[in-house]
RNA sequence: GGGUGAGGUAGAGGUGCGGCAGGAAAUGAGUAUACACAGGGAAAAUGGGGUUUGAUGAACUGUGGGGAAAGGUUCCGCCGCCGAAGUUUUUAGCCGCCCCAAGGCUAAAAGCUGGUCCACCAGUGAAUAACUGGCGGACUGUCACCGGUAAAAGAAGCCCUUUUUACCGGUGGAGCGCUAUCUCAUGC
Repeated sequence: GGGUGAGGUAGAGGUGCGGCAGGAAAUGAGUAUACACAGGGAAAAUGGGGUUUGAUGAACUGUGGGGAAAGGUUCCGCCGCCGAAGUUUUUAGCCGCCCCAAGGCUAAAAGCUGGUCCACCAGUGAAUAACUGGCGGACUGUCACCGGUAAAAGAAGCCCUUUUUACCGGUGGAGCGCUAUCUCAUGC
């Protein structure tokens, strides 16, 4: 000097990712639900079992006058960041009347996905919103390989060839990646 391995630090991808609080608009919805009246006539709580309620009228239907909320979207601000984050499975805890199941939230482990957009299918959802997953397409970042162009360098000149840098095109891989840098170890 430039390799290899381990560890650390700082960064890049861009309509970049996520969280918190506030505002706004509609939607949710004249829905859920409470009350009154009438009908109804023995059942009713997401499923099973139980408890509880129920003839002092259950489920359900109609009328009346009342009548929400959550979640999502968007704007601004702040925060954490670049496996940012998302998702699947398992385990544990919590939630709602109790137990089990289903569902939701949180945490851990393992697996998959580089990112964005569009279309289709499936799921969640009131929703043609939005989100998640799968398949396909486009764009994009990164590294490797191949080809081309330009410049520079390598022994005096020319040619050829090689190397480096930049750009263009093609193929392929994956974030446990990539770039830069530091420390330790190791061999040339």

Description:
Lysine riboswitch aptamer from a Bacillota bacterium, 188 nucleotides, folded computationally. The prediction has a mean pLDDT of 78. Rfam family: Lysine riboswitch aptamer. Gene Ontology term of the family: lysine biosynthetic process. The model forms 100% of the base pairs in the Rfam consensus.